[in-house]
Order: sequence, then C1' cells, then structure tokens
RNA sequence: CGAGAUGUGGUGCAGUGGUAGCAUACCUGCCUUGGGAGCAGGGGGUCGUGAGUUCGAAUCUCGCCAUCUCGA
Repeated sequence: CGAGAUGUGGUGCAGUGGUAGCAUACCUGCCUUGGGAGCAGGGGGUCGUGAGUUCGAAUCUCGCCAUCUCGA
C1' cells in the first nucleotide's frame, strides 16, 4: 500500500428492515449459624463514529476510526 473480517449493557454473544435480547457479572430480598449454591425481583445500551436510502435502520449503502487476518 491492497484485500477481507469484526465492532451491540462490566464481560462473552444473539438479533439480516417493524418496541434491543440471552448468558454471566452487579444490586435487593428469601433461604442458610455464616458463606456458597438455589429461588424471586431490579438497575445498566444514544448498537464504534458521521452521513445517505426508507413511513421505519443494530440490520441496507458510503466515508472515517479501532482491532484482527491475508497478500505485496
């Protein structure tokens, strides 16, 4: 320099146009002599960033940024 992939709660991931979810972690309560485990409830996201398309975008298109892989 060229090509490709990935970017979503603290962490790991799902969601391929129609109200953003799961697991884990965190908080509260129950249980327990206490802790852990278990059960119930709760909080936390401008979906990397900026534009475009659309009635409607995490999703489609383009630029940029970051990380990774391959090639020179």
Background: The prediction has a mean pLDDT of 80. This is a predicted structure of a 72-nucleotide RNA (transfer RNA) from a Bacteroidia bacterium. The organism belongs to Bacteroidia, within Bacteria. It matches the Rfam family "tRNA". The family's RNA type in Rfam is transfer RNA. Rfam's curators write: Transfer RNA (tRNA) molecules are approximately 80 nucleotides in length. RNAcentral records the identical sequence in 2 taxa.